Annotation:
The prediction has a mean pLDDT of 84. Predicted 3D model of a 472-nucleotide part of an RNA (small-subunit ribosomal RNA, 3' major domain) from an uncultured bacterium.
Context: one part of a larger RNA
RNA sequence: UGACGGGGACCCGCACAAGCAGCGGAGCAUGUGGUUUAAUUCGAUGCAACGCGAAGAACCUUACCAGGGCUUGACAUAUGGGUGAAAAGUAUAGAGAUAUACUCCUCUAUUUUAUAGACAUCCAUACAGGUGGUGCAUGGUUGUCGUCAGCUCGUGUCGUGAGAUGUUGGGUUAAGUCCCGCAACGAGCGCAACCCCUAUAUUUAGUUACCAGCAUUAAGGAUGGGGACUCUAAAUAGACUGCCGGUGACAAACCGGAGGAAGGUGGGGAUGACGUCAAAUCAUCAUGCCCUUUAUGUCCUGGGCUACACACGUGCUACAAUGGCAAGUACAGAGGGAAGCGAAAUAGUGAUAUGAAGCGAAUCUCAGAAAGCUUGCCCCAGUUCGGAUUGUAGGCUGCAACUCGCCUACAUGAAGUCGGAGUUGCUAGUAAUCGCGGAUCAGAAUGUCGCGGUGAAUGCGUUCCCGGGUCU
Numbered sequence: 001u002g003a004c005g006g007g008g009a010c011c012c013g014c015a016c017a018a019g020c021a022g023c024g025g026a027g028c029a030u031g032u033g034g035u036u037u038a039a040u041u042c043g044a045u046g047c048a049a050c051g052c053g054a055a056g057a058a059c060c061u062u063a064c065c066a067g068g069g070c071u072u073g074a075c076a077u078a079u080g081g082g083u084g085a086a087a088a089g090u091a092u093a094g095a096g097a098u099a100u101a102c103u104c105c106u107c108u109a110u111u112u113u114a115u116a117g118a119c120a121u122c123c124a125u126a127c128a129g130g131u132g133g134u135g136c137a138u139g140g141u142u143g144u145c146g147u148c149a150g151c152u153c154g155u156g157u158c159g160u161g162a163g164a165u166g167u168u169g170g171g172u173u174a175a176g177u178c179c180c181g182c183a184a185c186g187a188g189c190g191c192a193a194c195c196c197c198u199a200u201a202u203u204u205a206g207u208u209a210c211c212a213g214c215a216u217u218a219a220g221g222a223u224g225g226g227g228a229c230u231c232u233a234a235a236u237a238g239a240c241u242g243c244c245g246g247u248g249a250c251a252a253a254c255c256g257g258a259g260g261a262a263g264g265u266g267g268g269g270a271u272g273a274c275g276u277c278a279a280a281u282c283a284u285c286a287u288g289c290c291c292u293u294u295a296u297g298u299c300c301u302g303g304g305c306u307a308c309a310c311a312c313g314u315g316c317u318a319c320a321a322u323g324g325c326a327a328g329u330a331c332a333g334a335g336g337g338a339a340g341c342g343a344a345a346u347a348g349u350g351a352u353a354u355g356a357a358g359c360g361a362a363u364c365u366c367a368g369a370a371a372g373c374u375u376g377c378c379c380c381a382g383u384u385c386g387g388a389u390u391g392u393a394g395g396c397u398g399c400a401a402c403u404c405g406c407c408u409a410c411a412u413g414a415a416g417u418c419g420g421a422g423u424u425g426c427u428a429g430u431a432a433u434c435g436c437g438g439a440u441c442a443g444a445a446u447g448u449c450g451c452g453g454u455g456a457a458u459g460c461g462u463u464c465c466c467g468g469g470u471c472u
Stems, first nucleotide, its partner, number of pairs: 007472007015462002019426005026317008034308002042053002064303007073127001077126008088103006107117004129292002132290003138286002140281003143277001145275001150189006156165003169180003195269004200237007210226002214224003240263001243257005319419001323378007335366003340359002345354003385416001390411007432454007
């Protein structure tokens, strides 16, 4: 000077408290440990690993295993020499990689020969290759403390010096935010603001969006038309403690009020200081060194990553009547679409099939929103709850669904009657609940990233638990 204390003072945070919904018990999904295995590829491991890398393992992916092949190589550059087009197609053998045979073909320049060049192949040589090791040799990137309010510098002053001061103190703030004081005076990185979305209004514009009034009408903004409204998308305005009262130290500021769509950071996002953890990543990529070179490289077929006594994490579905089932009937937002989205119509109980209109989309389409509302049935039961599991029959994608996909119908109908100790999230359009869309993607979400609908309860307070900040 720091760090630490079951030392002290002050302050903050869904940290506790007050509430709501969960997890921990069940079934299933998914990840991990362990075990097993020829292989179950590798990494991530307290918070900050465990629906994590993986925005999607049938083959491929794929790095693992078994077997079959190749050795200048699947890929790159260069040199010397030889040969010639190469590629493609067909047949045979094979699990395929591949091998053999045949067909086809023979580029450019100088005037044909010949030479040179491009390309391909063979031989030789340099070399290629490595998801092999080391994240404790590294770059880059990332997590975390933490969106916490801190971390420093110049000059001056003090101290022999390490260092101190400034940055401490009195108030105040979300904030080292601001005010006052002070041997300090200034400055930088952070805070805040500038950026984006959202909440209000005006102007401009009016198609593919809209339809008040007028006319037509197949009753559908469908048509003429309109530029009002909604909306779209650009500009502008608006909020600044600006105004009033009180408190305060005549300050900063705080409390209350007015006006206002919005009030004291309006709500949300992006934005992450100096540093900490030899934190994570050599398997995104790059890279030093080491190792490998007829193999730790590379091609192929099949298998594995999907195993299963068990243990843990994260989710989904439930245990029902604020419910289940049936019929009828409303109201979104944000997105995607050309090797794509696919309408109407028809067939099928259905998944789906046929079909092909329209649309590179404010035009067409995915597309039916669901919870909700109205009526009816069920009458508290392992049930008209719950749907695991299994059988049969089908559908779809794709060379190919056995290992190992998704969906449909019929049948089957398990555990489960609200969950021990303990533990998690959340302060408002939030929690809870309801559905919709996207990325990845041939196919394959209960994950993830977004979107809107309905829409609460509680907060006395800071003694205590956890984490953090300042002074001592």
The RNAcentral record of the full RNA draws on ENA, Greengenes and SILVA.